[in-house]
RNA sequence: GCCCCCGUAGCUCAAUAGGAAGAGCAGGGGACUUCUAAUCCCCAGGCUGCGGGUUCGAGUCCCGCCGGGGGUA
Numbered sequence: 001g002c003c004c005c006c007g008u009a010g011c012u013c014a015a016u017a018g019g020a021a022g023a024g025c026a027g028g029g030g031a032c033u034u035c036u037a038a039u040c041c042c043c044a045g046g047c048u049g050c051g052g053g054u055u056c057g058a059g060u061c062c063c064g065c066c067g068g069g070g071g072u073a
Stems, first nucleotide, its partner, number of pairs: 001072007010025004019056001027043005049065005
């Protein structure tokens, strides 16, 4: 250089053929407990890497970049 995969919450990951984003852990509050821990309930947290395009509608499709991983000479 070329080819493939990935980039979504602080972290690890979901999101069935495009219909508008969710879980676990971590964080905050509460219940329980003499106090912790454990358990249970609730809450907050995301302009989906960046910029364009297609579409009524894009995390998802197309193009170009950026970053990470793998393959190849």
Background:
The RNA shown here (transfer RNA) has 73 nucleotides and comes from Candidatus Calescibacterium sp. The prediction has a mean pLDDT of 83. Its Rfam family is "tRNA". Rfam classes the family as a transfer RNA. Gene Ontology term of the family: triplet codon-amino acid adaptor activity. The same sequence occurs in records of 2 taxa.